[in-house]
RNA sequence: UCGGACAAGGCCAAACCCAUUGAGAAAUGGGGACGGAAAGCCACGGGGCUUUCAGAGCUAGCCGGGUUGCCAUGA
Numbered sequence: 001u002c003g004g005a006c007a008a009g010g011c012c013a014a015a016c017c018c019a020u021u022g023a024g025a026a027a028u029g030g031g032g033a034c035g036g037a038a039a040g041c042c043a044c045g046g047g048g049c050u051u052u053c054a055g056a057g058c059u060a061g062c063c064g065g066g067u068u069g070c071c072a073u074g075a
Base pairs, nucleotide, nucleotide: 001075002074003073004071011036012035016031017030018029019028020027021026034061040067041066042065044064045063046062047059048058049057050056
């Protein structure tokens, strides 16, 4: 650096429900687990979505890219 078979200690938390914020997409907190090896972080490219149409916004759990990182194992 590449790949994640077995395993360990842990981590995150979709849908749905409740509360709050927002015009909205959505976000945050609580409950809850479908899943995840970067489902950590970053809107740079593409996609999707919202819109009061702007040099606006949301989505990193759509994909690519950048960057950091745990464990185990092999090359």
A computed fold for a 75-nucleotide RNA from a Pseudomonadota bacterium, annotated as c-di-GMP-I-GGC riboswitch aptamer. Its Rfam family is "c-di-GMP-I-GGC riboswitch aptamer". For this family Rfam cites "Bioinformatic analysis of riboswitch structures uncovers variant classes with altered ligand specificity" (Weinberg et al., Proc Natl Acad Sci U S A, 2017). Its family is annotated with cyclic-di-GMP binding in the Gene Ontology. The coordinates come from a structure-prediction model, not an experiment, and the mean pLDDT is 86.